[in-house]
RNA sequence: GGGCGCGUAGCUCAGUUGGUAGAGCAAGGGACUCUUAAUCCCUCGGUCGGCGGUUCGAGCCCGCCCGCGCUCA
Numbered sequence: 001g002g003g004c005g006c007g008u009a010g011c012u013c014a015g016u017u018g019g020u021a022g023a024g025c026a027a028g029g030g031a032c033u034c035u036u037a038a039u040c041c042c043u044c045g046g047u048c049g050g051c052g053g054u055u056c057g058a059g060c061c062c063g064c065c066c067g068c069g070c071u072c073a
Stems, first nucleotide, its partner, number of pairs: 001072007010025004019056001027043005049065005
């Protein structure tokens, strides 16, 4: 340098056919317990890597760029 894949919450990941983004863990509060742990309930948490384009509407489609991984040379 070429090809392919990935980038979504603090972390690990869903999100099928474009229609106002979710789970588990973590964190905070509460219940329970002599206390801790475990368990249960509630809450918080994101403008989806960046910039443009298409569209009434983009996490999703298109282009360029950035980062990471695999691969070819």
Overview: This is a predicted structure of a 73-nucleotide RNA (transfer RNA) from a Myxococcota bacterium. The organism belongs to Myxococcota, within Bacteria. The RNAcentral record of the sequence draws on ENA. Model confidence (mean pLDDT): 81 of 100. The same sequence occurs in records of 2 taxa. It matches the Rfam family "tRNA". By type it is a transfer RNA.